A computed fold for a 1371-nucleotide RNA from an uncultured bacterium, annotated as small-subunit ribosomal RNA.

[in-house]
RNA sequence: AUGCAAGUCGAACGAAGCAUUGAGAGCUUGCUUUUGAUGCUUAGUGGCGGACGGGUGAGUAACGCGUGAGCAACCUGCCUUUCAGAGGGGGAUAACGUUUGGAAACGAACGCUAAUACCGCAUGAUGUAUUUGAGCCACAUGGCUUGGAUAUCAAAGGAGCAAUUCACUGAAAGAUGGGCUCGCGUCCGAUUAGCUAGUUGGCGGGAUAACAGCCCACCAAGGCGACGAUCGGUAGCCGGACUGAGAGGUCGAACGGCCACAUUGGGACUGAGACACAGCCCAGACUCCUACGGGAGGCAGCAGUGGGGGAUAUUGCACAAUGGAGGAAACUCUGAUGCAGCAACGCCGCGUGAGGGAAGAAGGUUUUCGGAUUGUAAACCUCUGUCAUCGGUGACGAAAAUGACGGUAGCCGAUGAGGAAGCUCCGGCUAACUACGUGCCAGCAGCCGCGGUAAUACGUAGGGAGCGAGCGUUGUCCGGAAUUACUGGGUGUAAAGGGUGCGUAGGCGGGGGACCAAGUCAGGUGUGAAAACUAUCGGCUCAACCGAUAGCCUGCACUUGAAACUGGUUCUCUUGAGUGAAGUAGAGGCAGGCGGAAUUCCCGGUGUAGCGGUGAAAUGCGUAGAGAUCGGGAGGAACACCAGUGGCGAAGGCGGCCUGCUGGGCUUUAACUGACGCUGAGGCACGAAAGCAUGGGUAGCAAACAGGAUUAGAUACCCUGGUAGUCCAUGCCGUAAACGAUGAUUACUAGGUGUGGGUGGUCUGACCCCAUCCGUGCCGGAGUUAACACAAUAAGUAAUCCACCUGGGGAGUACGGCCGCAAGGUUGAAACUCAAAGGAAUUGACGGGGGCCCGCACAAGCAGUGGAGUAUGUGGUUUAAUUCGACGCAACGCGAAGAACCUUACCAGGUCUUGACAUCCCAAGAAAGCUUAAGAGAUUAGGCCGUGCCCUUCGGGGAGCUUGGAGACAGGUGGUGCAUGGUUGUCGUCAGCUCGUGUCGUGAGAUGUUGGGUUAAGUCCCGCAACGAGCGCAACCCUUGUCAUUAGUUGCUACGCAAGAGCACUCUAAUGAGACCGCCGUUGACAAAACGGAGGAAGAUGGGGACGACGUCAAAUCAUCAUGCCCCUUAUGACCUGGGCCACACACGUACUACAAUGGCCGUUAACAGAGGGAAGCAAAACCGCGAGGCGGAGCAAACCCCUAAAAACGGUCUCAGUUCGGAUUGCAGGCUGAAACUCGCCUGUAUGAAGUCGGAAUUGCUAGUAAUCGCGGAUCAGCAUGCCGCGGUGAAUACGUUCCCGGGCCUUGUACACGCCGCCCGUCAAGCCAUGGAAGUCGGGAGGACCUGAAGGCAGUUGCUGCGAGGCGC
Repeated sequence: AUGCAAGUCGAACGAAGCAUUGAGAGCUUGCUUUUGAUGCUUAGUGGCGGACGGGUGAGUAACGCGUGAGCAACCUGCCUUUCAGAGGGGGAUAACGUUUGGAAACGAACGCUAAUACCGCAUGAUGUAUUUGAGCCACAUGGCUUGGAUAUCAAAGGAGCAAUUCACUGAAAGAUGGGCUCGCGUCCGAUUAGCUAGUUGGCGGGAUAACAGCCCACCAAGGCGACGAUCGGUAGCCGGACUGAGAGGUCGAACGGCCACAUUGGGACUGAGACACAGCCCAGACUCCUACGGGAGGCAGCAGUGGGGGAUAUUGCACAAUGGAGGAAACUCUGAUGCAGCAACGCCGCGUGAGGGAAGAAGGUUUUCGGAUUGUAAACCUCUGUCAUCGGUGACGAAAAUGACGGUAGCCGAUGAGGAAGCUCCGGCUAACUACGUGCCAGCAGCCGCGGUAAUACGUAGGGAGCGAGCGUUGUCCGGAAUUACUGGGUGUAAAGGGUGCGUAGGCGGGGGACCAAGUCAGGUGUGAAAACUAUCGGCUCAACCGAUAGCCUGCACUUGAAACUGGUUCUCUUGAGUGAAGUAGAGGCAGGCGGAAUUCCCGGUGUAGCGGUGAAAUGCGUAGAGAUCGGGAGGAACACCAGUGGCGAAGGCGGCCUGCUGGGCUUUAACUGACGCUGAGGCACGAAAGCAUGGGUAGCAAACAGGAUUAGAUACCCUGGUAGUCCAUGCCGUAAACGAUGAUUACUAGGUGUGGGUGGUCUGACCCCAUCCGUGCCGGAGUUAACACAAUAAGUAAUCCACCUGGGGAGUACGGCCGCAAGGUUGAAACUCAAAGGAAUUGACGGGGGCCCGCACAAGCAGUGGAGUAUGUGGUUUAAUUCGACGCAACGCGAAGAACCUUACCAGGUCUUGACAUCCCAAGAAAGCUUAAGAGAUUAGGCCGUGCCCUUCGGGGAGCUUGGAGACAGGUGGUGCAUGGUUGUCGUCAGCUCGUGUCGUGAGAUGUUGGGUUAAGUCCCGCAACGAGCGCAACCCUUGUCAUUAGUUGCUACGCAAGAGCACUCUAAUGAGACCGCCGUUGACAAAACGGAGGAAGAUGGGGACGACGUCAAAUCAUCAUGCCCCUUAUGACCUGGGCCACACACGUACUACAAUGGCCGUUAACAGAGGGAAGCAAAACCGCGAGGCGGAGCAAACCCCUAAAAACGGUCUCAGUUCGGAUUGCAGGCUGAAACUCGCCUGUAUGAAGUCGGAAUUGCUAGUAAUCGCGGAUCAGCAUGCCGCGGUGAAUACGUUCCCGGGCCUUGUACACGCCGCCCGUCAAGCCAUGGAAGUCGGGAGGACCUGAAGGCAGUUGCUGCGAGGCGC
């Protein structure tokens, strides 16, 4: 779009049509026509209905709604009851007919006609109006009953043979439905505080059903508002729904009540009822029709369509039931309603099978490879039939008939496990875990947070957990949230007490008596609709759902009573409060006057070169005489000492002295008043400093400013100057960490100790003492508190009132208002953003915080390093490769106790692929040895020789080894030391680190372990809510120093040598002794201990070593080794040759040698050690060589033999120089090791003879047999040491001391740090423009004021026209 949703009545009326039929007429005898009757249908007149039912929530903050009252100020069709009545007339009009306009919608003119349509007349009261009596009543106006008089107002018929019935008129009641009024309740905003002229009231009218400024004229000037008016925003209200323990909070779908609306706005008509959803008129917007002249329309009725949207259904059936309209009725109408359809949208119920079934099947997943798990799950066997399907039967809903639903629900029979399971989750909250993939990627995420190579957090799989025809997500509301706190919170430090007082409204308020009864309490009555909710019972097989009964509806109103409490009235009291009287302390306030010290300036004197200032200086002042000093003068400001957690004041604040004026407090007294009180929103007043205005004043000080310094800079800190200002008067400002970060008032609740001001008692008096009041401090108990803390001056226990808070930032900002001269103040948001911000306390760490203490830490010393040359390591560079690791101390002569090949991990080239190495299988051969050729070699191709051991049944088998073959596997110095074990470094040989029990604390934690002493030491003593214990310290172990005993060979020896003998000594090596603050004295606390002494070889852990707490550094090492995971597998594995690790502009570390005379060189001597090593070894004597070395081979498996000293000492020389110092570098000639010294070894001789003359800044070691200096040995090793590890010889100096540097320990303090100061953290800037703000402008909306034009309609008037009239038209 389209269809339907309100019609009905012919028994109100005329008429028309159709059908049947009677009578009549005409005649073509089956047709036309006239007149009746009956039935049906209907446009029109008329009646009733259409104001109900149905929809929607735009508007409305309102008597709209809810609740309870009222109307003596009202209406009410149909319905019920009662009384009375209906007499007699009149003129029209639609339909209809004729003519006519228009495309249509719709009309126009003329003519005819009826009524239950319309209009007069009559009658008429318990009506109405006027007037006049009587009685009664009430909440004001008034009302009711009753009597009289005057005026005025009614009606309709239909059906039926009739009886009668349905209609009609007037009146009085009822019922129902409405109208109006009032009390109370009903969202947010004060950044809306004033609103109001018909406004508020009166009088008189009008209008209305009715009251009323509802409207009008006049008069008065009122009315509303902080108990929130007005204005703005939002919203239909309620019964109820959701949630909640409740109180509350949110919502107002469905069902029910009320209201409002019907395209937007306005208006009336009709009517009992409307200002009317499917009526009318006008205006606007929109849509449609049109012949362009003009018309039609309103789904927020039911379906349905389009659009919008994340999203919401059928253009269904029936009036069978319930109800509604009309009708006398039959009946008609009814998208109300009853049903059906669609949607897991909600609630409820049911199913998708049950029992048995271990070879624990297969498959999947996982694995420690054994297994585990999926899992009785499946298969398989035995059953059942709810649902389903098919067939049959078949309702209730309907009281006679009538069933849309519906052949539906239900019942009976049959069939067959057949047709029927998903979704989310598995890190914690929160039930449920593994594997793989991924590798801060992809992704997850409600909060915390996961993911950077082993992810229970991502993705997948297996498994599991939960719910189940659902599950999960999203949104909204309530809860948890005591997180707006009425129930039921807070404000010292977390957010939060107003800067302080006076005081208005308000709130709260002492004792006694009487009355009232508003609050309060109790009883009764009415109402609180139904549904809902709760309980019980009942009906659908159960349930959801439905029904019945009871409760509930916590409220409101009326009434009766009570009088304790609150309140009101009244009488009274004195203790709260105030007044009086007598005293009293005080920087309380205001005004006037006075004073001295000091600074500065001016004048004068004396006097001379500086003054001043600082960490140090400079700017500055000064020879024109400063500073210093003396005298005189000027001027301003502030008042030393007294002075005190002393005093006063409301707070801000107040300080020399005197005077005047003045406020308040305290004490005592108890004469007076008699609750006069407390608090206090607004309001008013006061209110530091700075600042502002006007006029003064200005000594000192001093923002701004200037200069000098400091500094990387220094718009600062320091210095020299210096203007506003600071001071006074007047006026403003109105804020501060205006703080006790603690509002005011009242009462109560252990103490102790100071201090200021009074009073009383004791005492003759004074002091002391005791008691008490008001202030002001400290400590502390109960109690409170998150803790810290507070604690009669409360932050305790109570009461009253005010103010304020509700995560951090944005922000005390913006806008608006108010105040201000301005500066600015006050009131005071939001967008956006974060997951914290914050308080108190704890443990650490840290501090250019404090205290105590230690260490070669400094200081005091000695010798060095840093400069030179060389060696060596590292960085860097280079390279085919210069393999890798170690990086502050704590890497750098480190791994490496020894790179020519090997080592070797690196590079180039040549080779191998079950492999150089291990295990297993098969075949062949013992193995081994010798040898030829090619090749750089690995390797390749041959030759010769040769058979062993064990068992044997004599066939053979086994062990071991070699070669060939197949695959399992080998192999990796490839990665990750941030996946690990083990080992190691370091703080640090520092004295610490912990535990059990107890105690304290809400807790983290504390105590012990702190404190007083002492020690090398958490060593020991004392004290102590601690008592004990452990790991560390010390000791036990080794070595060295003395002695004793035992034992003596290779040692030693009292023997001239040897042999022999011996074991005293030296020595060797085993066991013991010894040293413990044990003794004495002093100090200390009577302790621990310290100091001094004796004795002793040794004296205060005798010296040295080994020994390293809990832990820290993701410290080092995957290249010692082991090892998870990853990676390579004809190579990242293996073999070989050569090269490299040894490079060289440079930088650093560690050493050696020097620079010389404390030295170099030469010579002399029986010079003098210790600790080690020695068989593929150490090697003597003798001989050769200048020497390295060679030859040689005695001795020695070593207390036996060998390696084996130097400095020193003594004598000589050199004489301060680049040297007789120094030895680099280089040439030549040799030696040794080794297949092999070119790259790339060591040594010797000779020649050469560099730098270097004691080292800048800086920096290292060492406190006694130490530093320094001198040589010796060993490991590694064929060879190669200035390195390393050891050994002895010679052998010092210095330490006042702990201020400082470094490191460490303990206690304490601050902290915004805890990845722990290498921490944390602030601001600008860059880029962008998401949010917010600004921006030339531009567009839209809402509200208001003033004014212009003005439709329909209503009201009033009317002399025109018209009608019989009522009236109508026109104006």
The RNAcentral record of the sequence draws on ENA and SILVA. The coordinates come from a structure-prediction model, not an experiment, and the mean pLDDT is 83.